[in-house]
This is a predicted structure of a 1461-nucleotide RNA (small-subunit ribosomal RNA) from a Candidatus Woesearchaeota archaeon. It matches the Rfam family "Archaeal small subunit ribosomal RNA". The prediction has a mean pLDDT of 81. The source organism's lineage runs through Archaea, Nanobdellati and Candidatus Woesearchaeota.

């Protein structure tokens, strides 16, 4: 030695992107002081510069009085600058020079003799604009030359000693050539010669640090030698000549990038990135070349010459290099003063003093880095929750000023006074990550934001503000970039079954790697020592600046290394002898569809001939093209022809893979086993490399039955370039080459070794037993070989699991977000097809395993439902009419609700009113301000006017006497929006049986398991099994109705007995009447009963069938109550409610109208089409309810609706109340009718302010559609369906509507999962907004980035050629020679020209690819995606895709077999 967000509904993984650290440049805002430091044109443009500085100096000489100047020396190769070029002995290191040089400096030890000609400055005369410069003339040295000595250098002979690993070395004599010092000064010094040192340097050598194979060969001075030359030296450094080497997969050679290093930065560290600055080394001085002078230089402020630029020019000629300091200009995101001084410290010269010095030291400016420091304390009062505001006080580091000191001058700084809380806080954020807001207002997918994930569509913690608050703080955000985090390039320290990743398989080369035992070395490893690895940086101590930072000393570290010595030998290596456990030969007797050939045989299809036969055959989900009278199809014999090997056959055999299947024979290969034979590590793997290698396809002959891409034709379909169907051609056999890929798969490389078993099956040995012959049968044990369960162990799970994906070794391929892409380009191979190697621009935030949980399948099983069917009953769908929805119309037809779950539904019926629509008219602000108001607010009133109408308004007039809507806020009040802000209610899933805990277990977990499995049941109802055991909501139980009994009760109810009483009168009647009475009805209370209790049969049990009894049987019947959810389901128009919004109108009120229009559409119904029925007439039988502004008996009137009068009732009294169907009797007789009733016309009545738009009702009278309903489609299982009639609600007045009621009353199922759905289980999934999902590809629009491209125009590099400046050598000429010039040969800058790679840049056009809320075309994939997908290759098509050949499961179902538990 650290993490967190992002992939999902949810979880583990993998992988990435992103945040949170450190540092570098830029930047945006704000900014008081000092100190220190190796900061500051490095990054682009080694691009270009005006202008000043940046090298002098000197007891040698010379002229001058002296500045000076000029000859000489010494320096000017050093400081400074910069990083262009170099991949290289350039740099680091550690050697080597026996192959070398070295001024000044040190030491030793010598000399310093004798001569001599010149010459600059000066003078004089010229050229020329200038720069320069020509001739003549004078003069001198430490300048220059002769001559000696001293020496030097090579050489010839001899020899001796010394170093050392080794003499080519050093030494001693000697012969010869060639050469050959010196300067002096009065002196100080200075010179010269030799040897040595000391400092520098040259040159070589090991070993050490990019990146590229889409560079694989490369080289002709090239590798060697002999001999030169050259050079301070060694060498092809260079030249003759001679031999063919010499380099390279341990990456030659090209190509790209790049000074190198100490260090830097970040990192636990290995690493990975940098290296402008300080510091050591290179290297460059505008580009390119040369030489001269020196010790030294191919010379930044020297010279020559080309080249490109600039500048003066009198056009003739000349001058010039800031990558020193300042400064300018360009270039850029991107860096200062045209200062001051030689005071410090170096450094030329000088003896010295001294000069000089843009080196340096200072100072200035830059939010360059590091450090230190401060922006204030205290009281009071006033708000206030820390805190601010306002006074007053302390203090003065800062800051303002004076004086003295300090400095080369200043600034700092130091003493000492004086003012005066004064001068000094900002920057980013606030939705997570990630510290801080459920503050407030704007904004309304708009502006905007945001590193990722996301905000943002009217309540925005997230956008732009404001108030708060976090974070750091003189700083703080931003952009680009480098590590870090990333164990995300894995040495340390990853991985490859399915996530990205094992070559198709084997042989083998180089490299890696290797069994047992012994002896030897010490290469390698250890261990120890020596020498170096510069200082600076880096830790520790102390010490100096007021701390610090800085910085001095001293230690230690590091620099991971290099090379020398000594010592160790276990493992590794080397060399030697040795073994047999690996291997590998040989010997046996089996066992294979191992392979190449070659023979043979066998059924079945086609085809011909010929015989029989006679109408059709073939194909299909149904069909049709085909085919058939020129005889099919069929049936029988015969024949020709290719192609195949059925039946054994099998999760059995063989082979490295691919892949092998009829029989027999040859060849030829390999494996296991068994063996008291042999060899003796001879092995493993295995980079290039080579063999083989399904199908398909390519070439070349051949062959051609069947089956078949293309291609035709027939279906299917909106289409149908498919699926199905008929044809068929190419293939598909053969032989000769060719390709070399598949899902070439166990999606699992080859070897070796260790580590539980259990069971099958193949070979081989061996034993045993049973049979006794058959090469039989059955077991057990050992090898080897294939299956499968499975333990530890392993994985992110699925899973593997002695045949590993466990442990452990060795070798090799290969992976490193998804796309773009296995594409482009370039190479290799191939006839072609294409193969194999293989990028990057762009673009994306996730692509992706594995398992959950749902939810779906044109998946599979079980089970239930008249909102399913099946088996019946009655309907709607046609056509009037009521009534509702749309739609249209309209001033307005007010709105809500729209599959089941809107549409006789809110609304339980709109004439005003309801009422929300439209048209007109009126009217309303509690409460503050301001304006108006007793010079009269606001009101009220006749009368005209205006209006539908009205003191509402206007005229005029009168009463009354304090307020007022004129303007600003706020308000009441809204059936004004939002039901996607909302509470509450309610539909529906659900006439369903399912949904959860608790605690245990199981899994990394999401999450499973209880809740499954079998049987049951209406039910998760209940019984047995079970890692579960119990529990909850729901089911049921429970509550109310009813249906039976029994107990009290007894008005208003009954009335059977028993007494009256009355009617009519045989004898019945009548609780309307009376006594009595509660026995029956009836009511009301309270109570039993029905529990599968009992029998039988089935069953382990639950429980199912059936029976008896019962008033009633398995929930008796009918209702209530109705899970945890889910539909953003309905309501804001009952009410509540937030928020917006309207506020003299969108608030209140009053008239009219209008929701009632009507070409259409759909829904709920009423009545109907008639004889089961129409009319008349005549007769019977109810329940449930309402009733006081009512129900209304009775009497009267009137055809009737109804009218007038009225009794009783606040109800078990009274009234509504004569129920209808139904039954008897007549009648109509199959017609649009005596059926049916619409529409309509008269005339009446009734409610009500009011009946026209817009009500009911009664008569008369009209008498229209309809003669049973197409596709569809609703309801129903018993008192149900269907039928009838009656309440009730609403209600002045109006039902076909709704909700009770009761009256007569059927058919048919006792099933079933077929259709539609609903539950469990289960499988599949690429779906989670969950199949009305998801999702593919053309085409079309837009923009992006590549690519190809017939060329244009260019820049680097490099090779050949030609012209050549200059130089150098050698030989010559030549007036003064330091010199000019000829001539021959080298070298070779510039420039012309021509070929090669090589970079951008542009190009008509053409391609494919990315990206972009709603664009066309279809529906490829995901489920058995509706033709199972994928692969490989080949043909075809608008596209996704078809389709043939082969393969693969990463295929669903259902069946059978084998295996295993």
């Nucleotide at each position: 030695u650290u993490c967190c967000c992002g992939u999902u509904g949810a979880u583990c993984c993998u992988g990435c992107g992103g945040g949170a650290g450190a540092u570098u440049g830029c930047u945006g805002c704000u900014a008081u002081u000092a100190g220190g430091u190796u900061a500051a044109g490095a990054c682009u443009a080694a691009g270009c510069c005006a202008u000043g500085c940046a090298a002098g100096u000197c007891a040698g000489g010379u002229a001058g009085u002296a500045a000076u100047a000029c000859c000489g020396g010494c320096g000017a190769a050093a400081u400074g600058c910069u990083c262009a070029g170099u991949a290289a002995c350039a740099c680091g290191u550690c050697g080597u020079u026996a192959a070398c040089c070295u001024g000044c400096c040190c030491a030793u030890a010598g000399a310093u003799u004798c001569g001599g000609g010149a010459u600059a400055c000066c003078c004089a005369c010229g050229g020329g604009a200038a720069a320069c410069u020509g001739u003549g003339g004078u003069u001198a040295a430490u300048a220059c030359c002769g001559a000696a000595u001293a020496g030097a250098a090579c050489u010839u002979u001899u020899g001796u000693u010394c170093u050392g690993g080794a003499a080519u070395g050093a030494u001693a004599a000697u012969u010869g050539u060639u050469u050959g010092a010196a300067a002096c000064g009065c002196a100080a010094g200075g010179u010269c010669u030799a040897u040595g040192g000391a400092u520098g340097g040259g040159a070589c050598g090991g070993c050490g640090g990019c990146g590229g194979a889409u560079u694989a060969g490369g080289u002709u001075g090239u590798u060697g030698g002999c001999g030169g030359u050259g050079u301070a030296a060694u060498g092809g450094a260079c030249c003759a000549c001679c031999a063919a080497g010499c380099c390279g997969a341990u990456g030659a050679u090209c190509c790209g990038u790049a000074c190198g290093g100490g260090c830097c930065u970040u990192g636990a560290g290995a690493g990975a990135g940098g290296u402008a600055g300080c510091c050591c080394g290179g290297a460059g001085a505008g580009g390119g070349a040369c030489a001269c002078u020196g010790a030294g230089a191919a010379a930044c402020u020297g010279g020559u010459c080309c080249c490109a630029g600039c500048c003066c020019u009198a056009c003739g000629g000349g001058g010039u290099g800031c990558a020193g300091c300042a400064g300018g200009c360009g270039c850029g995101a991107a860096a200062c003063a045209u200062u001051u001084a030689c005071c410090a410290u170096g450094c030329a010269c000088g003896a010295a003093a001294g000069u000089g010095u843009g080196a340096u030291a200072a100072u200035g400016u830059u939010a360059a880095c590091c450090u230190a420091a401060g922006u204030g304390c205290u009281c009071a009062u006033g708000c206030a929750u820390u805190g601010c505001a306002u006074g007053g006080g302390c203090u003065u580091u800062u800051g303002a000023u004076a004086a003295g000191g300090g400095u080369a001058a200043a600034u700092a700084c130091c003493u000492u006074g004086u003012c005066g809380a004064a001068u000094a806080a900002g920057u980013g954020g606030u939705g997570g990550g990630u510290a801080a807001g459920a503050c407030u207002g704007g904004u309304g997918c708009c502006a905007g934001c945001c590193g990722c994930c996301g905000c943002g569509g009217u309540a925005a913690c997230a956008c732009c503000a404001g108030c708060g608050c976090c974070a750091c703080g003189a700083g703080u955000g931003g952009c680009a970039a480098u590590c870090g985090c990333g164990u995300u390039u894995a040495u340390u320290g990853g991985g490859c079954c399915u996530a990205a990743a094992g070559c198709g398989u084997c042989c083998g080369u180089a490299g890696c790697c290797g069994g047992c035992c012994a002896a030897g070395u010490a290469a390698a490893u250890c261990u120890u020592u020596u020498g170096u690895g510069a200082a600076a940086u880096c830790a520790c101590a102390g010490g100096g600046c007021u701390u610090a930072a800085c910085u001095c000393u001293g230690u230690g570290g590091a620099u991971u290394g290099c090379a020398g010595g000594a010592g160790a030998c276990a493992c590794u290596g080397c060399u030697u002898g040795g073994c047999u456990a690996g291997a590998g030969a040989c010997u046996g007797g089996g066992a294979g569809g191992g392979g190449u050939c070659g023979g043979a045989a066998g059924u079945a299809u086609u085809c011909c001939a010929g015989g029989g036969g006679g109408a059709g055959c073939g194909g299909u989900a149904a069909a049709a093209u085909g085919u058939u009278g020129u005889a099919a199809u069929c049936c029988c014999u015969g024949g020709a022809g290719g192609a195949c090997u059925a039946c054994c056959g099998a999760u059995g055999g063989c082979g490295a893979a691919g892949g092998c299947a009829u029989c027999c024979g040859a060849c030829c290969a390999g494996a296991a086993c068994a063996g008291u034979u042999c060899u003796g590590a001879c092995g493993g793997u295995g980079a290039g490399g080579g063999a083989c290698g399904a199908a398909a396809g390519c070439u070349a002959g051949g062959g051609g039955a069947g089956c078949g891409a293309a291609c035709c034709g027939g279906a299917u379909u909106a289409g149908a370039u498919a699926c199905c169907c008929g044809a068929g051609u190419a293939g598909u056999c053969c032989u000769a080459g060719c390709c070399g890929u598949a899902a070439a798969c166990g999606c699992u490389g080859c070897g070796a070794g260790c580590a539980a078993g259990g069971u099958g099956u193949u070979g081989c040995a061996g034993c045993u037993c049973c049979a006794u012959u058959a090469g039989g049968g059955a077991g057990c044990u050992g090898c080897a070989g294939u299956g499968u369960c499975g333990a530890a162990g392993a994985g992110a799970a699925g899973u593997c699991a002695u045949u590993a994906a466990g442990c452990u070794c060795g070798c090799c391929g290969c992976c490193u977000g998804g796309g773009a892409a296995g594409u482009a380009c370039g190479g290799u191979c191939g006839c072609a097809a294409g193969a194999c190697u293989g990028a990057a621009a762009c673009u994306u935030u996730a692509a992706g395993g594995a398992a959950u949980u749902g939810g779906c399948g044109g998946g599979g099983g079980c089970g239930c439902a008249c909102c399913a069917c099946a088996a019946g009953g009655g309907g709607u769908g046609c056509g009037g009419c009521g009534u509702g929805c749309g739609g249209u119309u309209u001033a307005a037809u007010c709105u809500a609700a729209c599959u089941c779950a809107a549409c006789a539904c809110a609304g339980a019926g709109a004439a005003c009113c309801u009422u929300a629509c439209u048209a007109g008219g009126g009217g309303c602000g509690a409460c503050g301000g301001c304006a108006c108001a007793a010079u009269g607010a606001a009101a009220g009133u006749c009368a005209u006017g205006c209006u539908g109408a009205a003191g509402a308004c206007a005229u005029u007039a009168c009463u009354c006497g304090a307020g007022g809507a004129g303007c600003c806020g706020a308000g009441a009040g809204g059936u004004g929006g939002u039901g996607c802000a909302u509470g509450g209610c309610c539909g529906u899933c659900g006439u369903c049986a399912g949904c959860u805990c608790g605690u245990g277990c199981c899994a990394u977990a999401a999450g499973g398991u209880g809740u499954c499995c079998u049987c049951u049941u209406a039910a998760g109802u209940g019984a047995g099994g079970u890692a579960a055991c119990g529990a909850g909501c729901g089911a049921g139980a429970c509550c109310u109705g009813u249906a039976c009994c029994u107990a009290c009760a007894c008005u208003u109810g009954c009335u059977a007995a028993c007494g009256a009483a009355c009617g009519c009168u045989u004898g019945c009647g009548u609780g309307a009447u009376c006594g009595a009475g509660c026995a029956c009805u009836g009511u009301g209370u309270a109570g039993g009963g029905a529990c599968u209790g009992c029998c039988u049969u089935g069953g382990a049990a639950a429980c199912a069938a059936g029976g008896a009894g019962g008033a009633a049987g398995g929930u008796g019947c009918a209702g209530g109550c109705u899970a945890c959810g889910g539909u953003a389901g309905g309501u804001c128009u009952g009410u509540a409610u937030g928020c917006c919004c309207c506020g003299a109108a969108u608030c209140c009120c009053c008239u009219a109208g209008g929701c009632u229009a009507c070409a259409c559409g759909c829904g709920c119904g009423c009545a109907a089409c008639a004889a089961u029925g129409g009319u008349a007439g005549g007769g019977a039988c109810a329940a449930u309810g309402g009733g006081a502004c009512a129900c209304g008996a009775c009497u009267c009137c009137g055809a009737a609706a109804g009218g007038a009068g009225a009794a009783g009732u606040c109800a078990a009294a009274c009234c509504u109340c004569u129920a209808a169907a139904c039954c008897c009797u007549a009648u109509c007789u199959u017609a649009g009718u005596u059926c049916a009733g619409a529409u309509u016309g008269a005339g009446g009545g009734u409610u009500g302010u009011a009946a026209c738009c817009c009500a009911c009702c009664c008569u008369c009278a009209u008498g229209a559609c309809g003669a049973c309903g197409g596709a569809a489609u609703c309801c129903c299982u018993a008192g149900u369906a269907a039928u009838c009639a009656g309440a009730c609600g609403u209600c002045a007045u109006c039902a076909u509507c709704g909700u009770c009621u009761g009256g007569u009353g059927a058919a048919u199922a006792u099933g079933u999962c077929c259709c539609u759905g609903c539950g469990c289980c289960u499988u599949g999934c690429a779906c989670a907004c969950a199949c009305c999902g998801c999702c593919c590809g053309u085409c079309a629009a837009a923009u992006c980035a590549a690519c190809c491209g017939a060329g244009c125009a260019g820049g680097g590099u490099u090779c050949g050629g030609g012209u050549a400046a200059a130089g150098c050598a050698u030989a010559g000429u030549u007036u003064c020679u330091u010199g000019a010039u000829u001539a021959u040969g080298c070298u070779g800058a510039a420039u012309c020209u021509g070929g090669a790679c090589u970079c951008a840049g542009u190009g008509a056009g053409g391609u494919g690819g990315g990206u972009u809320a709603a664009g066309u075309c279809g529906u490829c994939a995901c489920a058995a995606g509706g033709u199972a997908g994928c692969c490989g290759u080949a043909g075809g098509g608008g596209a996704a895709c078809c389709u043939g050949c082969g393969g693969c499961u990463g295929g669903a179902u259902c069946a059978c077999c084998u295996c295993c538990u």